[in-house]
C1' cells in the first nucleotide's frame, strides 16, 4: 500500500427486506432453604457511525472508524 472476512445487550451469539431484534450468560426482585449455593417466576439492558436505495434497512449500496486473516 492491495484484498478478503467481522462490527447487534456487561459478555457470547441468531436475526436472506415486514418478528414486539430471539437465546445464553450476567445483573435487580420475589419464591424455595435454617444460611449459601441450585433451582423457578419476573424484569432491566443491544443493531459501530454517516449518507442513500425503498411505503419499509440489523438485514441491499456508498463512505468513514475499529478489529482479525493473507500478499507485499
Nucleotide at each position: 500500500g492491495c484484498g478478503a472476512g467481522a462490527g447487534u445487550a456487561g459478555u457470547a451469539u441468531a436475526g436472506u427486506g415486514g418478528u414486539u431484534a430471539g437465546u445464553a450468560u450476567a445483573c435487580g426482585a420475589c419464591g424455595u432453604u435454617g444460611c449459601c449455593a441450585a433451582c423457578g417466576u419476573u424484569g432491566u439492558g443491544a443493531c459501530c457511525c454517516g449518507g442513500g436505495u425503498u411505503c419499509g434497512a440489523g438485514c441491499c449500496c456508498c463512505g468513514g472508524c475499529u478489529c482479525u486473516c493473507g500478499c507485499a
Transfer RNA from a Candidatus Woesearchaeota archaeon, 72 nucleotides, folded computationally. The same sequence occurs in records of 2 taxa. The sequence is in RNAcentral, with records from ENA and MGnify. Its Rfam family is "tRNA". It is annotated as a transfer RNA. Rfam links the family to the GO term triplet codon-amino acid adaptor activity.